A computed fold for a 99-nucleotide RNA from Micavibrio sp. UBA7689, annotated as SAM riboswitch aptamer (S box leader). It was read from a public genome assembly, where an Rfam model found it.
[in-house]
């Protein structure tokens, strides 16, 4: 890195260090010198994989991931529709198996 299954409108933040971007692309549109974004050290949120009771779907736990601005921030391609706007697909992000 390719391929596959699952989910993606819920939930969660404070020190310290740095010091300009930064939101994966593009467009919009935020967020940022009242310090963003990134490291670190606590905290915390879910519950994929685990683990224990059930038994076939729950309940509890939190070892491993993962996550703690906005629906994956919206749209991006196609379909229905006068609109609004609904479906679905596409990139993406996490996870599990696997090679």
């Nucleotide at each position: 890195c390719c391929a596959u299954c699952a989910u993606c409108c819920a939930g969660a933040u404070c020190a310290g260090c740095c010091g300009a971007g930064g939101g994966a692309c593009a467009g919009g549109c935020c967020c940022g010198a009242a310090g963003a974004c990134g490291c670190u050290g606590a905290a915390g949120c879910a519950a994929c994989c685990u683990g224990u009771a059930a038994g076939a779907u729950u309940a509890c736990a939190a070892g491993g991931u993962g996550c703690u601005a906005a629906a994956u921030c919206c749209u991006g391609c196609g379909g229905c529709g006068a609109a609004a706007g609904c479906c679905g697909g596409a990139a993406g992000a996490u996870g599990a198996a696997a090679a």